[in-house]
RNA sequence: GCCCUCGUAGCUUAACUGGAUAAAGCAGGACCCUUCUAAGGUCAAGACUGGAGGUUCGAGUCCUCCCGAGGGCG
Repeated sequence: GCCCUCGUAGCUUAACUGGAUAAAGCAGGACCCUUCUAAGGUCAAGACUGGAGGUUCGAGUCCUCCCGAGGGCG
């Protein structure tokens, strides 16, 4: 330098080949339970999807450029 894959809550993953308000687990928070802690139970909150454009009635999903991670070739 060229090619491929990936980038979604603090972390790990979903989102049926574009379609309704992006879903869960763990962690964290509040409460219950307990003499206390752990375990257990209930509840609430948390991401506009790496960034910027484009296509489309509609984009996490498709296209372009850039950034980052991993891999292959030279």